């Protein structure tokens, strides 16, 4: 150079005219979509269910360790496993050695293993080189299958087999060392060798009350009915006696939020603490736009609707920082 | 805006891990008939798309797309 990896950033700009929404000290001035505003997949705030208090059941969720966080199924760092030459990336990653189930077809046998072919023994028959029948032994070899109950060698045996032994692998028990821990390393003992599936039921530990701003609250008007009360089910405990529901309109909830940006300090990092900055969208059929001129790289995905933290998905063309190199060129 | 359900052939649909995805209507080809109808035989699937779990996925799990319903 080329190819690649990680992290971060931009998301057309400037000017003029006209228009829309909101605010104000009001014929003017100021502000006016996003990194995902999206999907609604998680977590919270807020609100209601008379008091949401306690317990049980049901239902649902999560799953290596530590840390961060308001919280999380999120993030960061690590462990283990897998991929890559490497930088680095990916992982729903507890338990099938609790119980129950499932495994089509093929195959002798699909889970307390099992004799189809083969191998071996005994007895018998035919033939005497061998063939065959009955009974028994055998999982070393063949064949079936996605999967056949450690591997390999030696001993052993009629033939074989952890049957025995050496080495390797796994599991369990115990000990030592390192680490907060997951875990790693080392040593000893036990032939213990007990496949897959829990994104099958289930078991263990932990978590969750249910509903959602079209929640809910207030005012005015209209017409008019009803007395008890739960929004998963049940049980227990408890306050006060009163109003509550329908339709229409308006107001409120409504935007300053565990928020954003910058700096310093602490920390490997997620993040935390302190300080500073900004008149910081709030509509309700729903504004945030249109036209013209110039410039550049000729502009992608896409439009707030209660708010916030994450995740996921979509995205033209580029830029910056740090790093890697099996291979190719110099 | 919020909440929930569904997607299998042209149409209606069964199948909730297992061999070639059941069936009906419609369509096409053939037989039958003098010609038709009826009847008989044969025929067609990206199980909405992408990825994962599993020996094996229409089915289980995650993400996406589309359609429908409920709440003023």
């Nucleotide at each position: 150079a080329a190819g690649c990896u990680a992290c971060g950033g931009c998301a057309g700009g400037u000017g003029a005219u006209u228009g829309c929404u909101g605010g104000c000290a009001a014929u003017g001035c100021c502000a006016g979509a996003g990194g995902a505003a999206a999907g609604u997949c998680c977590g919270g705030g807020c609100u209601g269910c008379a008091u949401u208090g306690a317990g049980a059941c049901a239902a649902g969720g999560u799953u290596c360790c530590a840390u961060c966080u308001a919280a999380c199924g999120g993030a960061u760092g690590g462990c283990c496993g897998g991929g890559g030459u490497a930088a680095c990336c990916c992982g729903a990653g507890g338990g099938c050695a609790a119980g129950u189930g499932c495994a089509a077809c093929a195959g002798a046998a699909a889970g307390u293993a099992a004799a189809c072919c083969g191998c071996c023994g005994u007895c018998g028959a035919a033939u005497u080189u061998u063939u065959u029948g009955a009974c028994g032994g055998u999982a070393a070899g063949g064949g079936u299958g996605a999967a056949a109950g450690g591997g390999c060698g030696a001993g052993g045996u009629a033939a074989g087999a952890g049957c025995u032994c050496a080495c390797c692998g796994g599991u369990g028990u115990c000990u030592g060392a390192a680490g907060c821990g997951a875990u790693u390393c080392a040593a000893a003992c036990a032939g213990c060798c007990g496949g897959g599936u829990a994104a099958a039921c289930c078991c263990a530990a932990c978590c969750u009350g249910c509903a959602g701003c079209a929640a809910g609250a207030a005012g005015c008007g209209c017409a008019u009915g009803g007395u008890a009360a739960a929004a998963g089910u049940c049980u227990c405990a408890u306050a006060a006696u009163a109003u509550u529901g329908g339709c229409g309109c308006u107001u409120u909830g409504c935007u300053a939020a565990a928020g954003a940006u910058c700096u310093u300090u602490u920390g490997u990092a997620a993040a935390a603490a302190a300080g500073a900055u900004a008149c910081a969208a709030g509509a309700u059929a729903a504004a945030u736009a249109a036209u013209c001129a110039c410039c550049c790289g000729c502009g992608a995905c896409a439009g707030a609707a209660c708010c916030c933290g994450g995740c996921u998905u979509a995205u033209c063309g580029c830029c910056g920082u740090a790093g890697c190199u099996a291979u190719u060129c110099u | 805006g919020g909440c929930g359900a569904c997607a299998u052939a042209g149409c209606c649909a069964a199948g909730u891990g297992g061999c070639u995805a059941a069936g009906g209507c419609a369509g096409g080809a053939g037989c039958c008939u003098g010609c038709a109808a009826a009847g008989c035989u044969c025929u067609g699937a990206u199980c909405c798309c992408c990825g994962g779990u599993u020996c094996a996925a229409a089915u289980c799990c995650g993400g996406g797309u589309g359609u429908c319903g409920c709440c003023u």